[in-house]
Context: one part of a larger RNA
RNA sequence: CUGCGUGUAAAUGGAGCGUAGACGGUGCGGCAAGUCUGAUGUGAAAUGCAUGUGCUCAACCUGCGGACUGCAUUGCAAACUGUCAUACUUGAGUGCCGCAUGGGUAAGCGGAAUUCCUAGUGUAACGGUGAAAUGCCUACAUAUUAGGAUGAACACCACUGGAGAAUGCAGCUUACUGGACGGUAACUGACGUUGAGGCUCGAAAGCGUGGGGAGCAAACAGGAUUAGAUACCCUGGUAGUACACGCCGUAAACGAUGAAUACUAGGUGUCGGGGAGCAUGGCUCUUCGGUGCCGUUGCAAACGCAGUAAGUAUUCCUCCUGGGGAGUACGUUCGCAAGAAUGAAACUC
Repeated sequence: CUGCGUGUAAAUGGAGCGUAGACGGUGCGGCAAGUCUGAUGUGAAAUGCAUGUGCUCAACCUGCGGACUGCAUUGCAAACUGUCAUACUUGAGUGCCGCAUGGGUAAGCGGAAUUCCUAGUGUAACGGUGAAAUGCCUACAUAUUAGGAUGAACACCACUGGAGAAUGCAGCUUACUGGACGGUAACUGACGUUGAGGCUCGAAAGCGUGGGGAGCAAACAGGAUUAGAUACCCUGGUAGUACACGCCGUAAACGAUGAAUACUAGGUGUCGGGGAGCAUGGCUCUUCGGUGCCGUUGCAAACGCAGUAAGUAUUCCUCCUGGGGAGUACGUUCGCAAGAAUGAAACUC
C1' cells in the first nucleotide's frame, strides 16, 4: 500500500463541540485543472518480447520490427469530477403558533424517620445471634410521653413511564436557563455529513484547602465461628460518604453494537403531539416523533439481529492482526500525589 474485519472470537474512542482533511442536493451557462482523443518531439544502446540469420544444434552472436504503457509541446471534446457565475427549494437553519418533561444552575421551604440533649412516667433488664458473647443499664437504661438540636435522604405516586450527548437526573416552591417534538410554510438559499490533532464535559473511589458530621462505614479494636479465620456473623469505630472551591480523568463509562443519510413484509403495547369521521363523547381511522415486545425477506459460525438492523447501499472517523511476556519496561506528556495517557522487545508455547 492492498485486503478481511470490529454485539459475544482480536477490534467502536466514555461522551460531545469542532479545526484541517475527506465526501456532498437540483437547473442553466462559461472555463478546461482532472478526464477523453489527435498530432509533433522525446522516451540512448544493451537487456526483455515477436520474427529471421550465423556458429552442425543450443547457449551465444547478430538483422529487422514492435514495445518502452512515460514526459513535454500543441490542437480538439465537454458527459462526469473540479472551478467561476447565476438561479432553485426538497437537505440544513430561522421565524411564528402550540406542547410534554426527575434536562441544568441557584435560593428558599416541608414532613416522616434515625441519632443526640432536657424533663416526666416507670423498673430490671436491654441489645444481639444459628447459638452466644463483647457492648449498654440501679450514676435509672430499654420502653413510653412532651420539648429541643443536628445532618443526610426524599416513602406513597411509579411505570419495559419521562427528559438528557454521555456520566448521570426524583419531596415542594420560586428565579434564571438548555434541548427535543408537533403544526405552519413567512424567511435564508446547500449554509450539509463526518471529523486526525484540539477544546469541553465525564460515576465511584482518591487528593488539596476550609467549614460540616445524624446515619452508614474501608482501616482499626473487641466478641464469636474455626484446625487456623488477618474473613463471612455480632458490638463498637476513624477516614470517607454531605457542602464550597480546586485537582484527578478512570469503570463490565455496556446496547460489550461509532456518527450521518436513504431504502427494505407485517403484528401488538406504551409516551408526547397533529388531522379526520360519527353511532356525540369515547370510540374508530390516520399521521409525525420517542420507547418496548413478537416476527417475514435478508444477514449471521451459531446465539441471535430484524424500520431503534447485526438487512440493502453510500460518506467519514476509531480500532484489530495467535496466547503469554504486558497494558509491563524504557522514554515522553500530564498530575500535589495516587497514578493516567502513549507503549515495545528479548524470551516462551